[in-house]
RNA sequence: GCGGGUAUGGUUUAGUGGUAGAACACUACCUUGCCAAGGUAGGGAUCCGAGUUCGAUUCUCGGUACCCGCA
Numbered sequence: 001g002c003g004g005g006u007a008u009g010g011u012u013u014a015g016u017g018g019u020a021g022a023a024c025a026c027u028a029c030c031u032u033g034c035c036a037a038g039g040u041a042g043g044g045a046u047c048c049g050a051g052u053u054c055g056a057u058u059c060u061c062g063g064u065a066c067c068c069g070c071a
Base pairs, nucleotide, nucleotide: 001070002069003068004067005066006065007064010024011023012022013021018054026042027041028040029039030038047063048062049061050060051059
């Protein structure tokens, strides 16, 4: 330099155009003599920019970061 892949709460991830979900973690409360375990509730996320569309995490283009391959 060229090609391919990935980017979603703190972490690991699901989501193929129509209310952004789960697990763990965190906070509060309940339970217990205390801890752990358990139960209920809560806060928190779509890498950035542009385009298409009534509507974009999703499709298109560009950029950034990381991974793999080729040279």
Predicted 3D model of a 71-nucleotide RNA (transfer RNA) from a Minisyncoccota bacterium. Its mean pLDDT, the model's own confidence on a scale to 100, is 83. The organism belongs to Minisyncoccota, within Bacteria. Its Rfam family is "tRNA". From the family's description: Transfer RNA (tRNA) molecules are approximately 80 nucleotides in length.